[in-house]
RNA sequence: GGGCUGGUAGCUCAGUUGGGAGAGCGCCGCGUUCGCAAUGCGGAGGUCGUGGGUUCAAUCCCCAUCCGGUCCA
Numbered sequence: 001g002g003g004c005u006g007g008u009a010g011c012u013c014a015g016u017u018g019g020g021a022g023a024g025c026g027c028c029g030c031g032u033u034c035g036c037a038a039u040g041c042g043g044a045g046g047u048c049g050u051g052g053g054u055u056c057a058a059u060c061c062c063c064a065u066c067c068g069g070u071c072c073a
Base pairs, nucleotide, nucleotide: 001072002071003070004069005068006067007066010025011024012023013022019056027043028042029041030040031039049065050064051063052062053061
């Protein structure tokens, strides 16, 4: 330098005809208990790596770019 692949909540990751942003764990509150653990219910938390383009509408399609992994040179 080139190819492929990944980047979504604090962590691990889902998310396809393009229209609701989600799960588990963690965190906070409440209930249950003498108390803890466990468990039930509720809640907070996101510029979907970044910048453009297409579209009525983009996590999703196109282009560029940054970072990580991997292969080739």

Predicted 3D model of a 73-nucleotide RNA (transfer RNA) from a Deltaproteobacteria bacterium.
Its Rfam family is "tRNA". Its family is annotated with triplet codon-amino acid adaptor activity in the Gene Ontology.
It was read from a public genome assembly.